[in-house]
C1' cells in the first nucleotide's frame, strides 16, 4: 500500500465483499511448564449458611466462673471407755456469713458504625469535565497560639422483687455511679446600639473604643501522661454559585403559574421562590425551548498517517443507589448498605393474639444465560477503628486455589546418518514423493523425577514476630526417557494430486463450485500457515476520499427548488484614524496519580515493576496592530437617481376588421355524396354533394415570420385607442457602499381538473356505430358529450429542460444576426447590450463545453450518498374534491447505472449481387403404384438422420446370411489375439449313430515337418486345464480424433510496423470510380504482407506436328448375295501425345490522359469461350462412438459367442421424394434410320435350334478400339383408332409358366392368358430451369446368386422468356438506432392462479410508562392547643405541700408517600377481515417497452378498459 465483483470487451460512477488490529468474550478440536495480569457484560432476579464494625475497665456502677483468707453450723476415721443402751476425746471434711484476688456476660458513658467494600438501576443534570467565585458558608479527630477548668444539685440504666407475653419484647416498685444530666459564678466569643481608622468590587470587609443582653468546663492514673472548656490561626474534608464543553429525533414548535421579577417575613452552616403573603406580567424558544428515546461522567482504552470514529471491564477521580416508595432523628459529618419510623411487594416464625428479614460486602446457592472462579489461609506486611499502651477487630488488604481468558518466556531434543530401507501415495510402470525423515551411532539435561541446602520480603532501642512456604533459588543424581496440534491448499491468498460422489450429498467471506474425468463436496497422500495453541462466531475501528474540516460531488451516472421578491442569517469597494473583541507573541497558574512516550534501572530475559524528562485545552498577566470585527471622518469605480433618445407578439382594458368552417333562408341543378389500404356505418329523390346570393353565430388571427423580438419564469402574434412594467444607448449633473445571496415567508406559475354563471362555430376525452383482428375495451372511419371560449374564485403540478441556481471578476480567435451610439466621401472600422454557429487553451469517464463555460477563482442558497420496496405507508400542513407538500421502515438483490467500442439485429436508410422476384417452360400439391418417414401395432417390428442443411437419407440393392431386433435351444479363457502347463499329431477327406430344427454331442477309417547324444528338444496344429485376459453394433458425437453437411465459390478474413484514442479499439479494409471478385485505378496516416479471388490442373470447342492397330478407306488392285472382306495405304474420320491459339493485343468512342466500359475488325472461339476439380477466417456444443480410431463409464455362465425360426416387408391415418397416366403433338400394328459413356472369366456370351413369351438348348469368339452385352429410343414411312372412362390408363385379382438360389409361405424378379380400379390436367400453396439449358427419348454402370420407378453417368431430339430491380427470399459493403451479446427463436411489461415472507389499514382487545383533575391520607417535621403528667431552677412554707418557669403525652391543622377514581394523550403487543409489496422451476392471458418495436417514445393531468394499456389537452427530444 490494496484486491475481487456489473460488460462480449472498455473507461467511469457506485454499492457489496476480503486481506489488518483489538476484546472482561463464547463455541469446536487439541493441550507440557512457568511468570504477570484478568474473570456474571444476562435477572438493580431471589437468597440457605458462615464471616464482613467494633473498641475503651486509664469514664462509671455492679460483678459470674475460679483461686484464696477468716469463719465454723454440721459431720466424723480412729482412740479410750462401757451397765453393751451408750458416753468422752477427736485428725480430717466442711455449710451459712465476712473479706481479698480474678475478671466472663450484660448495662450506663465516650469515640467509631457518614471511612473502608459493592453496584450502575436512576440521571441529558452544574450530574460530570475544565476554568473561576463565595465580601454568602461549615469542618470531629490533627497542628499551633491565647485563656480557663470555681461552687453546687437531682436523677437513671444495670441489679433485685413482682407482673404481662408463645415469642419479640415490655410494665410497676425499691435502690445506685460517672468524663451521663442540671443550676450558679467568670470569660477576650456572639447579638443589638453608638463611634474611629484602614481597605475594597456594589452590598461591604478588617482592626479598634464603648453600653446592654445571652453563653463554658471532667476527670482518670502505675505521677510518665492522657483527657475537658472558650477563642484566634492553620491543615484536611465538604457545601453553594458560575463561564465553556457534554448523544439522537422537528413525522416533538411552541413551553411556563412559584412560573419570571420585586417588597416583607420565615428558613438554612450559607446566597437564593428555598418557603409564605402581597404587587407587577414576566421568563424560555429555529443559536432548537418543550416532549420522546437512549445513557452514569471523566482520566483513559481500541483503532487510524493524522483529523476523526468507537468504547467507558480491570486501576484511579467524581456522582448516584442499597428490596420498592416516603420521612425525619442522632451527629462535626447521613436524610445513613450490615441504624430508626411508616406504607407496599415478597419470604420466614407463630400458641393466630402478634412478630422477624433485606449479600448491588467476601465466599456460596438457585435462577437467567453462549458465558464468568474457593462456603480457602493470614492479620506476617500495607492501611483503617478504638485504646496511654499491651492489644482487640478488619472477607480492606496480603496470599493461596480454579480457568490457555489475555500478554510474555521456555520446552517437546542436538549432531551424524543413503541400500535413498520398509510402508504409504502416485505413475507415462521407467520412475517420483514423504526423505536425513526413520532405524542405527555419538551427545546434552531446559522443563521433569528424587534427594540435600535454603532466602529477601521484618519496619521501630533490643528481643520477639512469615499466611505465602520448605515457596523462589542453589547443588547432586537419573534417563531422550513424560510433553503437538489446529486451520487451510479455485481466484482474492502462501500451498496439488488420486479415489469416491454425480445439481445428489454437500461447500461458500465475495465471485461462485457440484448435472460421470470436481486442484472448490468427502477421504487419502503431499504441501502451505500458525504453534500450546489453531479455527469459527459476535462486536469496534481501519481499508471507506463510501458524509469528503483535512478530503467528494450535482449537463447525460444519485443530485439545481418551475420562477421571482424579500425578513433573519452569511459574505462584502477605496483612504485615514481610535480602542484592542477575534488574531499573534512572551511569562505565570492549572492540566491529580496511574496510563502514553524517551532515557535509565530491578526481577536469568521478556511480559511486569520503578526513577527522571515531555502535552493539547482553560485562566491570569504583559505586549504587537497587518488582517477580520467595532467606532469616527472622508472618496467614487459597485449600486441607485436625473436629463436626452430609439426598439419591442412585455402586461391590462375597451373597441374595430377581413378570410375560412358550420348552420339557416332563397335560387340553379340531379343522383349520388362522403370516407378508406379496401370498405362500411353516415348524408341524399321529403332534392343531398356542387354552385349563386343573403343572413346568423362562435372561435382563431394566413402571408409578413426569421436558431428574429419582448418577458423572472409560465408565456406573448390581426388592427386602433387608453393605462402601465422592464431593459438598452448616450451624457457624467446628483446620492455616497445605499451591495450580493437568501433558510422560513410572500407573490406569480402551461395544460388538464374543480365551483358558480354565461357561451358553444370548429375540434373533441367518455360514449355509440362501422371496419380491422384469433380477440381489438386500440390504431382507421362516421357521429358525438364534458371540455376547449368569457367572468369571478380555487388547484400549484409538467421532459415547468439549456435535464446546466444566482452574483462578480479574469482568460486566443473567426463568422452571422437584432437594437443603439461614434468615426469615415465611401469601402468599411470601432463601441455597448442581446441572440446563434464554429473553434484554441483549459476542463471532462467519455460524449462534449469552450467569454451566453461544463475553463480559472470568490460569496451565498438548494440538493445527492447502491438498486428495489417508494416519492409509497403512517403522522402533520394545505385543498370543495382530484390531489399536493413533507417523508420512513421491515424485507430483498449484488448489482442498478453513465459514456463510448466491436458485433448481431431492425416490419431503419443508401448502394450492389443471385432463377431472388418479374417474363416464360415443365412440374409438385388431386389419382394409382413404388419408396422413405411419422404414428400406431407387435415377442420384435434393430439403430441412427429432424427446418433450409432429416424423410428413393446411412442402405452401390433385409428370402437365409447380412442383422445389430424378438422367441427358443446351447457354450463359458470363450467365435477372434498373446502368454503358461499337459496330452495328441494335425489340418483335411470319407462315413455311422444321436439331436423334433440346427448348433452341438458320441464314434470309425485315413493322416505332419526339422534337429538329435535316441532320453528328448523345437516349429506348427488340435484337444484339455489354470489365470492374466478376450469380446460388446452396450452408454456418452455435450469428453474426442478423423470425416462430412451448411452459410457459400459468398468476397471476404487477418497480421507486422507506424499513427490516433486513458481504454475496449480505430486506421490500413473507409472515400471517388470500376469489376464476377478486398478485381483494378485514383485519393488518403498510413506503408507493406498473408489466407481467400483470379491464374496454374482436367474435359470440351479450332488447328498443326508426331504415331497408324484391334481404328479408317480417298486413290490402286482383288473379291462378295452383301460387307474394309483381302492386298495395300495412313490422305480423311478417329484414337492419344506434344504444340499453337485469346492477350482488351488492334481501331473508334466514353471516362480524370487512369482503371474500365461500349461498339467494331480479324478469328473456330472475344472480353473469366463452356463445364469441372478446387471451399479463406469462422458459424451451427450441426451430423457420425453403428465405417474406423479412441478417453471414461458399464457388462463378464452375459449387454459376449453359436444356432433354428421369426422380425426389419405389419397398416386405421398423415407427410416427403418419385414412376405411370388422364390421351389424337396420342394409342396400337408393320416397315425403316442415326449414338455415346461403359461392363465382361465362378464373366460377357454370338450364330443356330425349341418355346406365343419369360426362357431353355448350344458354346463360336473374347481378359477385349479385335469378341460380346447391343435392340438404341424418340424420329421417319405407311395403316388403324375418332374424343369415349375409349383400341386412353394400367392398378388389382385369377390361372398357367420361367429364372436365381440349400430354400421364393411370411418375402424376389420375369413371361403368357384373363381381369380392367382410380384417373378427363388437379384448392390453398409450392419446386426446378437463362442454351445445347428446360422439356422429352432411350442407353450404360456400381451394388448384386436373384431383385430399381432409386442413384451415378452417357448420348439423341431440342425450345420459350428475361421490360427491369418496386416488391418476396438469401447474401455483400457503408451508415443509423438499440434496454440485444445464449446476440430478435433476443430482451421484456402488467393482471390472474399457487406457495412463502415482512409491512400498512381494521370493529376492537390487552399491557406499559408519563402527565392532569378529584378523593383518601400513614410515618414524620412544623404550627396551635395542652383541663392530663413531670426530679433538678425560682418563690411561699418548720414540714407536708402549693405556685411559677420549663418540658411531655394527647388532640387539632398545613404539607405529605402508597392507594382509589375520572377524562384524554402516547408507546407497544395482538385482531376476523382487508390492501398493496417482495421472492419463487418450466403456470394462464395478452405484447405495452427496447429497431420507425411494427400507432415514435416519454412527462403532467383527465377519463375509460381483464391486464399490460388506450384516448383527449398541453409540453419535451432522452
Nucleotide at each position: 500500500a490494496g484486491a475481487g465483483u456489473u460488460u462480449g470487451a472498455u473507461c467511469c460512477u457506485g454499492g457489496c465483499u476480503c486481506a489488518g488490529g483489538a476484546u472482561g468474550a463464547a463455541c469446536g478440536c487439541u493441550g507440557g511448564c512457568g511468570g504477570c495480569g484478568u474473570g456474571c457484560c444476562u435477572a438493580a432476579c431471589a437468597c440457605a449458611u458462615g464471616c464482613a464494625a467494633g473498641u475503651c475497665g486509664a469514664g462509671c456502677g455492679a460483678g459470674a466462673a475460679u483461686c484464696u483468707g477468716c469463719g465454723g453450723a454440721u459431720u466424723a476415721a480412729u482412740g479410750c471407755u462401757u451397765u453393751c443402751g451408750g458416753g468422752c476425746a477427736g485428725a480430717g471434711a466442711g455449710a451459712a456469713g465476712c473479706g481479698g484476688a480474678g475478671g466472663a456476660a450484660a448495662g450506663c458513658g465516650g469515640c467509631g458504625g457518614a471511612c473502608g467494600g459493592g453496584u450502575g438501576a436512576g440521571u441529558a443534570a452544574c450530574g460530570c469535565g475544565u476554568g473561576g467565585g463565595c465580601a454568602a458558608c461549615c469542618u470531629g479527630c490533627c497542628c499551633u497560639c491565647c485563656a480557663c477548668a470555681c461552687g453546687g444539685g437531682g436523677a437513671u440504666a444495670g441489679c433485685c422483687a413482682c407482673c404481662g407475653g408463645a415469642a419479640a419484647c415490655g410494665g410497676u416498685g425499691a435502690u445506685u455511679a460517672a468524663u451521663a444530666c442540671c443550676c450558679g459564678a467568670u470569660a477576650g466569643u456572639u447579638g443589638a446600639g453608638a463611634g474611629a481608622u484602614a481597605c475594597g468590587c456594589a452590598u461591604g470587609u478588617a482592626u479598634u473604643u464603648u453600653u446592654c443582653a445571652g453563653g463554658a468546663a471532667a476527670g482518670a492514673u502505675u505521677u510518665a501522661u492522657c483527657g475537658g472548656u472558650g477563642g484566634g490561626g492553620g491543615a484536611u474534608g465538604g457545601g453553594c454559585c458560575u463561564g465553556c464543553g457534554u448523544c439522537u429525533g422537528a413525522u416533538u414548535a411552541g413551553c411556563u403559574a412559584g412560573u419570571u421579577g420585586g417588597u416583607a417575613a420565615g428558613g438554612u452552616a450559607a446566597a437564593g421562590g428555598c418557603u409564605u403573603a402581597c404587587c407587577a406580567a414576566g421568563g424560555c424558544g429555529a443559536c432548537g425551548a418543550u416532549c420522546a428515546g437512549u445513557a452514569g461522567c471523566c482520566g483513559a482504552c481500541c483503532u487510524a498517517a493524522g483529523a476523526g470514529g468507537g468504547u467507558g471491564a480491570u486501576c484511579g477521580g467524581c456522582c448516584a443507589c442499597a428490596c420498592u416508595g416516603g420521612a425525619a432523628c442522632u451527629g462535626a459529618g447521613a436524610u445513613a448498605c450490615g441504624g430508626u419510623c411508616c406504607a407496599g411487594a415478597c419470604u420466614c416464625c407463630u400458641a393466630c393474639g402478634g412478630g422477624a428479614g433485606g449479600c448491588a460486602g467476601c465466599a456460596g446457592u438457585g435462577g437467567g444465560g453462549g458465558a464468568u472462579a474457593u462456603u480457602g489461609c493470614a492479620c506476617a506486611a500495607u492501611g483503617g477503628a478504638g485504646g496511654g499502651a499491651a492489644c482487640u477487630c478488619u472477607g480492606a488488604u496480603g496470599c493461596a486455589g480454579c480457568a490457555a481468558c489475555g500478554c510474555c518466556g521456555c520446552g517437546u531434543g542436538a549432531g551424524u546418518g543413503a541400500u535413498g530401507a520398509a510402508g504409504u501415495u502416485u505413475u507415462u510402470c521407467g520412475g517420483a514423493a514423504c526423505g536425513u525423515a526413520a532405524a542405527g551411532c555419538u551427545c546434552u539435561g531446559u522443563c521433569c523425577u528424587a534427594a540435600g541446602g535454603g532466602a529477601a520480603g521484618a519496619a521501630g532501642g533490643a528481643a520477639g514476630u512469615g499466611a505465602c512456604g520448605g515457596u523462589a533459588c542453589c547443588u547432586u543424581a537419573g534417563g531422550a526417557g513424560g510433553a503437538a496440534g489446529c486451520c487451510c491448499c479455485g481466484g482474492c491468498u502462501a500451498a496439488c494430486u488420486a479415489c469416491g460422489u454425480g445439481c445428489c450429498a454437500g461447500c461458500a467471506g465475495c465471485c461462485g463450485c457440484g448435472g460421470u474425468a470436481a486442484u472448490a463436496c468427502g477421504u487419502a497422500g503431499g504441501g502451505g500457515g500458525c504453534g500450546a495453541g489453531c479455527g469459527u462466531u459476535a462486536u469496534c475501528c481501519g481499508g471507506a476520499a463510501u458524509u469528503a474540516u483535512u478530503g467528494g460531488g450535482c449537463g447525460u451516472a444519485a443530485a439545481g427548488c418551475g420562477u421571482g421578491c424579500g425578513c433573519a442569517g452569511g459574505c462584502g469597494g477605496c483612504c485615514a484614524u481610535u480602542a484592542a473583541g477575534g488574531u499573534c507573541a512572551g511569562u505565570g497558574g492549572u492540566g491529580a496519580a496511574a496510563g502514553g512516550u524517551a532515557u535509565u534501572g530491578g526481577c536469568u530475559u521478556a511480559a511486569c515493576c520503578a526513577a527522571u524528562g515531555c502535552a493539547a485545552g482553560c485562566c491570569a498577566u504583559u505586549g504587537a496592530a497587518a488582517c477580520c470585527g467595532a467606532g469616527u471622518g472622508g472618496c467614487u469605480u459597485g449600486a441607485g437617481u436625473g436629463c436626452a433618445g430609439g426598439a419591442g407578439g412585455g402586461g391590462a382594458a375597451a373597441g374595430u376588421g377581413g378570410a375560412a368552417u358550420u348552420u339557416c333562408u332563397a335560387g340553379u341543378g340531379u343522383a349520388g355524396c362522403g370516407g378508406u389500404g379496401g370498405a362500411a356505418u353516415g348524408c341524399g329523390u321529403a332534392g343531398a354533394u356542387a354552385u349563386u346570393a343573403g343572413a346568423a353565430g362562435g372561435a382563431a388571427c394566413a402571408c409578413c415570420a426569421g436558431u428574429g423580438g419582448c418577458g423572472a419564469a409560465g408565456g406573448c402574434g390581426a388592427c386602433u385607442u387608453u393605462c402601465u412594467g422592464g431593459a438598452c444607448u448616450g451624457u457624467g449633473a446628483c446620492u455616497g457602499a445605499c451591495g450580493c445571496u437568501g433558510a422560513g415567508g410572500c407573490a406569480c406559475g402551461a395544460a388538464a381538473g374543480c365551483g358558480u354563471g354565461g357561451g358553444u362555430a370548429g375540434c373533441g376525452a367518455a360514449c355509440a356505430g362501422g371496419a380491422u383482428u384469433a380477440g381489438a375495451u386500440a390504431c382507421c372511419c362516421u357521429g358525438g358529450u364534458a371540455g376547449u371560449c368569457c367572468a369571478c374564485g380555487c388547484c400549484g403540478u409538467a421532459a415547468a429542460c439549456g435535464a446546466u441556481g444566482a452574483a462578480u471578476a479574469c482568460u486566443a480567435g473567426g463568422u452571422g444576426u437584432c437594437u443603439g451610439c461614434g468615426g469615415g466621401c465611401g469601402a468599411c472600422c470601432g463601441u455597448a447590450g442581446g441572440u446563434g454557429c464554429c473553434g484554441g487553451c483549459g476542463c471532462u469517464a467519455a460524449c462534449g463545453c469552450a467569454a451566453u463555460a461544463a475553463g480559472u477563482a470568490u460569496u451565498c442558497c438548494g440538493c445527492c450518498u447502491g438498486g428495489g420496496g417508494a416519492g409509497u405507508a403512517c403522522g402533520g400542513c394545505c385543498g370543495c374534491a382530484a390531489g399536493g407538500c413533507u417523508a420512513a421502515a421491515a424485507c430483498u438483490c449484488a448489482a442498478a447505472g453513465g459514456a463510448a467500442u466491436u458485433g448481431a439485429c431492425g416490419g431503419g436508410g443508401a448502394c450492389c449481387c443471385g432463377c431472388a422476384c418479374a417474363a416464360g417452360c415443365a412440374g409438385c400439391g388431386g389419382a394409382g403404384c413404388a419408396u422413405g418417414u411419422u404414428g400406431u401395432u407387435u415377442a420384435a417390428u434393430u439403430c441412427g438422420a429432424a427446418g433450409c442443411a432429416a424423410c428413393g437419407c446411412g442402405a452401390a440393392g433385409a428370402a437365409c446370411c447380412u442383422u445389430a431386433c424378438c422367441a427358443a435351444a446351447u457354450c463359458u479363457u470363450g467365435a477372434c489375439a498373446u502368454c503358461c502347463c499337459u496330452c495328441u499329431g494335425c489340418c483335411g477327406u470319407g462315413u455311422g449313430c444321436u439331436g423334433u430344427a440346427g448348433a452341438g454331442g458320441c464314434g470309425c477309417a485315413u493322416u505332419u515337418c526339422c534337429c538329435u547324444u535316441c532320453g528328448g528338444g523345437g516349429a506348427c496344429a488340435g484337444a484339455g486345464g489354470a489365470g492374466a485376459c478376450a469380446g460388446g453394433u452396450g452408454g456418452u458425437g455435450c469428453a474426442u480424433g478423423g470425416u462430412u453437411g451448411u452459410c457459400g465459390u459468398c468476397a471476404g478474413c487477418u497480421c507486422g510496423u507506424g499513427u490516433c484514442g486513458u481504454g475496449a479499439g480505430a486506421u490500413g479494409u473507409u472515400g471517388g470510380g470500376u469489376u464476377a471478385a478486398g478485381u483494378c485505378c485514383c485519393g488518403c496516416a498510413a506503408c507493406g504482407a498473408g489466407c481467400g479471388c483470379a491464374a496454374c490442373c482436367c474435359c470440351u470447342g479450332u488447328u498443326u506436328c508426331u504415331a497408324g492397330u484391334u481404328g479408317c478407306c480417298a486413290u490402286c488392285a482383288g473379291g462378295u448375295a452383301g460387307a474394309g472382306c483381302u492386298g495395300g495405304g495412313c490422305a480423311c474420320u478417329c484414337u492419344a501425345g506434344a504444340g499453337a491459339g485469346a492477350c482488351u493485343g488492334c481501331c473508334g468512342g466514353a471516362g480524370a490522359c487512369a482503371a474500365u466500359c461500349c461498339g467494331g475488325a480479324g478469328g473456330a472461339a472475344g472480353g473469366u469461350g463452356g463445364g469441372g476439380a478446387u471451399g479463406a477466417u469462422g458459424u451451427c456444443a450441426a451430423a457420425u462412438c453403428a465405417u474406423c480410431a479412441u478417453g471414461c463409464c458399464c457388462u463378464u455362465u452375459a449387454u459376449g459367442a453359436u444356432u433354428u425360426g421369426g422380425g426389419c416387408u405389419a397398416c386405421a391415418a398423415a407427410c416427403g421424394u418419385g414412376c405411370u397416366a388422364c390421351a389424337a403433338u396420342g394409342g396400337u400394328c408393320g416397315g425403316u434410320a442415326c449414338a455415346a459413356c461403359g461392363g465382361g472369366c465362378a464373366g460377357c456370351g454370338a450364330a443356330c435350334c425349341g418355346g406365343u413369351a419369360a426362357c431353355g438348348g448350344g458354346g463360336a469368339g473374347c481378359g477385349a478400339a479385335u469378341c460380346u452385352c447391343a435392340a438404341a429410343a424418340a424420329g421417319c414411312c405407311g395403316a388403324u383408332c375418332u374424343c369415349a372412362g375409349u383400341u386412353c390408363g394400367g392398378a388389382u385379382u385369377g390361372a398357367g409358366g420361367g429364372c436365381u438360389g440349400c430354400a421364393a409361405c411370411u418375402c424376389g424378379c420375369c413371361c403368357u392368358c384373363a381381369u380392367g380400379a382410380a384417373g378427363u390436367u388437379g384448392g390453398a400453396g409450392u419446386u426446378g430451369c437463362u442454351a445445347g439449358u428446360a422439356a422429352u427419348c432411350g442407353c450404360g454402370a456400381a451394388u448384386c446368386a436373384g431383385c430399381a420407378u432409386g442413384u451415378c453417368g452417357c448420348g439423341g431430339u431440342g425450345a420459350a422468356u428475361g421490360c427491369g430491380u418496386u416488391c418476396c427470399c438469401g447474401g455483400g459493403u457503408c451508415u443509423u438506432g438499440u434496454a440485444c451479446a445464449c446476440a430478435c427463436c433476443g430482451c421484456c411489461c402488467g393482471u390472474c392462479a399457487c406457495a412463502c415472507c415482512a409491512c400498512g389499514g381494521a370493529a376492537g382487545u390487552u399491557g406499559g410508562g408519563g402527565g392532569c383533575g378529584c378523593c383518601c391520607g400513614a410515618a414524620g417535621c412544623c404550627u396551635g392547643u395542652g383541663a392530663u403528667c413531670c426530679a433538678a431552677c425560682c418563690c411561699u412554707g418548720c414540714a407536708a405541700a402549693g405556685g411559677g418557669a420549663g418540658g411531655a403525652a394527647g388532640c387539632a391543622g398545613u404539607c405529605g408517600a402508597a392507594g382509589g377514581u375520572g377524562a384524554a394523550a402516547u408507546c407497544a403487543a395482538u385482531g376476523a377481515c382487508u390492501g398493496g409489496g417482495g421472492u419463487g422451476a418450466a403456470g394462464u392471458c395478452g405484447u405495452a417497452a427496447c429497431a420507425a418495436g411494427g400507432u415514435a417514445g416519454c412527462c403532467g393531468u383527465a377519463u375509460c378498459g381483464g391486464a399490460a394499456g388506450g384516448u383527449g389537452c398541453g409540453g419535451c427530444u432522452g
The RNA shown here (small-subunit ribosomal RNA) has 1518 nucleotides and comes from an anaerobic digester metagenome. The sequence is in RNAcentral, with records from SILVA. Its mean pLDDT, the model's own confidence on a scale to 100, is 84.